[in-house]
Transfer RNA from a Clostridia bacterium, 73 nucleotides, folded computationally. The sequence was found in a public genome assembly. Model confidence (mean pLDDT): 82 of 100. Rfam family: tRNA. It is annotated as a transfer RNA.
RNA sequence: GGCCGUAUAGCUCAGCCGGUAGAGCGCCACGUUGACAUCGUGGAGGUCACAGAUUCGAGCUCUGUUACGACCA
Numbered sequence: 001g002g003c004c005g006u007a008u009a010g011c012u013c014a015g016c017c018g019g020u021a022g023a024g025c026g027c028c029a030c031g032u033u034g035a036c037a038u039c040g041u042g043g044a045g046g047u048c049a050c051a052g053a054u055u056c057g058a059g060c061u062c063u064g065u066u067a068c069g070a071c072c073a
Base pairs, nucleotide, nucleotide: 001072002071004069005068006067007066010025011024012023013022019056027043028042029041030040031039049065050064051063052062053061
C1' cells in the first nucleotide's frame, strides 16, 4: 500500500427482512435473613465509533474518516 472483519449499557454480546434499542453479569432500592450470601420483584444506566447521503422513517442501506484485529504484498 491492497483487501476483509469488528465498533450497540460499566463488562460480554444479541438485535434475522429499515418501523418506539434488548439479554446475561455488574450497580441501586425493596422483600426474604439475627446478619451476610443465595433467591424473588422493581429500577437506573445508550449522541448504536465519528461525519455525511438515501428514505416518511436508519443500529440495519450507501460514501468518507477513526480505532482495533486478520490476510496479501